[in-house]
Context: one part of a larger RNA
RNA sequence: CUGGGCGUAAAGGGAGUGUAGGCGGCAUAUUAAGUUAUGUGUGAAAGCCCGCGGCUCAACCGCGGAAUUGCACAUAAAACUGGUAAGCUGGAGUGCAGGAGAGGUAAGUGGAAUUCCCGGUGUAGCGGUGGAAUGCGUAGAUAUCGGGAGGAACACCAGAGGCGAAGGCGACUUACUGGACUGUAACUGACGCUGAGGCUCGAAAGCGUGGGGAGCAAACAGGAUUAGAUACCCUGGUAGUCCACGCCCUAAACGAUGGAUACUAGACGAUGGGGGUAUAAACUCCUCCUGUGUCGAAGCAAACGCGAUAAGUAUCCCGCCUGGGGAGUACGGCCGCAAGGUUGAAACUC
Numbered sequence: 001c002u003g004g005g006c007g008u009a010a011a012g013g014g015a016g017u018g019u020a021g022g023c024g025g026c027a028u029a030u031u032a033a034g035u036u037a038u039g040u041g042u043g044a045a046a047g048c049c050c051g052c053g054g055c056u057c058a059a060c061c062g063c064g065g066a067a068u069u070g071c072a073c074a075u076a077a078a079a080c081u082g083g084u085a086a087g088c089u090g091g092a093g094u095g096c097a098g099g100a101g102a103g104g105u106a107a108g109u110g111g112a113a114u115u116c117c118c119g120g121u122g123u124a125g126c127g128g129u130g131g132a133a134u135g136c137g138u139a140g141a142u143a144u145c146g147g148g149a150g151g152a153a154c155a156c157c158a159g160a161g162g163c164g165a166a167g168g169c170g171a172c173u174u175a176c177u178g179g180a181c182u183g184u185a186a187c188u189g190a191c192g193c194u195g196a197g198g199c200u201c202g203a204a205a206g207c208g209u210g211g212g213g214a215g216c217a218a219a220c221a222g223g224a225u226u227a228g229a230u231a232c233c234c235u236g237g238u239a240g241u242c243c244a245c246g247c248c249c250u251a252a253a254c255g256a257u258g259g260a261u262a263c264u265a266g267a268c269g270a271u272g273g274g275g276g277u278a279u280a281a282a283c284u285c286c287u288c289c290u291g292u293g294u295c296g297a298a299g300c301a302a303a304c305g306c307g308a309u310a311a312g313u314a315u316c317c318c319g320c321c322u323g324g325g326g327a328g329u330a331c332g333g334c335c336g337c338a339a340g341g342u343u344g345a346a347a348c349u350c
Base pairs, nucleotide, nucleotide: 003322004321005320006319007304008303012318014201015200016199017198021194022193023192025088026087028085029084030083031082033081034080035077036076037075038074039073040072041071042070049065050064051063052062053061054060091191092188093187094186095184096183097182098181103177104176105175106174107173108172109171110154115149116148117147118146119145120144121143125136126135162169163168206247207246208245209244210243211242215241216240220236221235222234223233258317259316260315261314262313263312266295267294268293269292272289273288274287275286276285299306300305323350324349325348332343333342334341335340
């Protein structure tokens, strides 16, 4: 390479959007590039293979055939793929009518709690632990009442509930705004799927500039513990955590499971919407669609398990794997302010 694979053995890109490319619904006509058939030319010789022959045999050599699965041209066919023309509505999209949602951005508002400040009451302790100590307190703490400041997070509701492509999103109100779903079937008429590069987004930590700083808390200091204790426990505490703008671009970025489409028993939950039945009244009974769970037929699987949200049966496209260590290292490239990221070996060794 061919092949075989990618939930847990090596292997799904962190996610989306989309360029090139690959692939692509129903039906008609036409074309003849692919495709198929026949013919012609060419496909050097030698060699290989088959047959016959020459050296006494063989090696060797000679003759004939086959093969050279290819290419070009001509003629023919028109099912399939492609092209062209004119169509269709089931895929896809638009319109119209609705309800659901922590989807996003910005502004404003609220209450509980912690801390700090001021004042009142009040007196000797408080705090902390396995037990203590460091620490705080007669300069009046802790406790309690009233007032004030400031920052951060939003108890209950809350739910294997919802929304989002992923990261993620949870007080309330307003403004702007994205998507999905249900119903309808008016419109477009294959406009689709995937997607190398590219572009955009991307938790936390970290970085730059400027703000902010209540609580928490790397580093750091002290007290304990211990043989030691650069820890676990305690008292403090700075970056940081928060905001604005700009970077970084990683993760057990996980469902460790790429996306799309079709098909293949059921049972039980709960979400959003629709239809029907009964009723005074449907969350409740029947049923359709949507997303989301649990269990399971067949099937799959090394097993665990998966099982209409497949890891089943198939097709299309992308990414990735190919023994362990060396190593996600070195070198080089690209990116970054840096930290570092990305791409990514070899020697050697088992």
The part of an RNA shown here (small-subunit ribosomal RNA, central domain) has 350 nucleotides and comes from an uncultured bacterium. Rfam family: Bacterial small subunit ribosomal RNA. Rfam links the family to the GO terms structural constituent of ribosome and ribosome.